[in-house]
RNA sequence: CCGCGCGGGAGAGUCUCCGCCGGGCGCGCCCGGACCACCGGACGACCCGCCGCGGAGCGCCGAAGGGGCAACCCUCCCCGGAACCUCUCAGGCGCCAGGACCGUGCGG
Numbered sequence: 001c002c003g004c005g006c007g008g009g010a011g012a013g014u015c016u017c018c019g020c021c022g023g024g025c026g027c028g029c030c031c032g033g034a035c036c037a038c039c040g041g042a043c044g045a046c047c048c049g050c051c052g053c054g055g056a057g058c059g060c061c062g063a064a065g066g067g068g069c070a071a072c073c074c075u076c077c078c079c080g081g082a083a084c085c086u087c088u089c090a091g092g093c094g095c096c097a098g099g100a101c102c103g104u105g106c107g108g
Stems, first nucleotide, its partner, number of pairs: 001108008013058001015057006021049004027044002030041004059093003065089001066087003072081002
């Protein structure tokens, strides 16, 4: 230095809209039975779902990876390397997971 195992390991959405799934119940409407008391069913709106699943928009985060500047290192220069700074392409914004990096064990 590389690989594997173990332990630690930050940040940022209770936002808006749409579609779908499951459940709920008083309501509206429709259908059927019955004949006005009721029963069954479909649809719509509403509510809930260990903040259900997916998509879009807006907002936000930096510690996979990637890009940029650069102290510094290479006895000087070239070449080369180089940050947790910076951009936010990628990634991420409940938990889990992932995670730069740190410690540790084994092997090369």